[in-house]
RNA sequence: GGGCCUGUAGCUCAUUAGGAUAGAGCAGCGGUUUUCUAAACCGCGGGUAGUGGGUUCGACUCCCGCCAGGCCCG
Numbered sequence: 001g002g003g004c005c006u007g008u009a010g011c012u013c014a015u016u017a018g019g020a021u022a023g024a025g026c027a028g029c030g031g032u033u034u035u036c037u038a039a040a041c042c043g044c045g046g047g048u049a050g051u052g053g054g055u056u057c058g059a060c061u062c063c064c065g066c067c068a069g070g071c072c073c074g
Base pairs, nucleotide, nucleotide: 001073002072003071004070005069006068007067010026011025012024013023019057028044029043030042031041032040050066051065052064053063054062
């Protein structure tokens, strides 16, 4: 330098032939229970989806640039 893949909540990941309020588990916070802790159970908050554009009535989802990480080639 070239190619491919990945980038969604604090963490691990769903959700993709575009459609309306983006979800789960764990973690966190509050409560019940317990002598206390843990466990169990109930509830709550938290992300507009790497970033900037484009297409569209509408984009996490399609297209382009850039950034970051991984793998391969030279």
Molecule: transfer RNA
Organism: Verrucomicrobiota bacterium